A computed fold for an 87-nucleotide RNA from Paenibacillus cremeus, annotated as c-di-GMP-I-GGC riboswitch aptamer. It was read from a public genome assembly, where an Rfam model found it. Its mean pLDDT, the model's own confidence on a scale to 100, is 90. The source organism's lineage runs through Bacteria, Bacillota, Bacilli, Caryophanales and Paenibacillus.
RNA sequence: AUUGAUAAAGGCAAAUCCAUCGAAAGAUGGUGACGCAAAGCCACGGGUCUAAGAUUGGGAACAAUUAUGAUCGCCGGGUUGCCACAG
Repeated sequence: AUUGAUAAAGGCAAAUCCAUCGAAAGAUGGUGACGCAAAGCCACGGGUCUAAGAUUGGGAACAAUUAUGAUCGCCGGGUUGCCACAG
C1' cells in the first nucleotide's frame, strides 16, 4: 500500500412517528435501528426523483417537455480517516 476477520475500541443511523423549512422531490432536529469497513466529505461523470419557473398543446380543466432543485444509504470517480487475524 492492498485487504477486511466469530478481533478490539468506537462510529454512523434506514423505515416509522413528531416538529420546522420547501411548490415538490427532499432537508434539518428529535424518536428509532434496517443496515453500513468509509452509510465521513465532495454533485465531477452516469442513473434516479421532483417540476416552482419556463416552453409547447388546449376554450378551459388539464397534459407533455425541461434542472438552475434533490439524492453520496444508487453506481463510478476524487479526497480524508480507526484497527491489524490471515494473505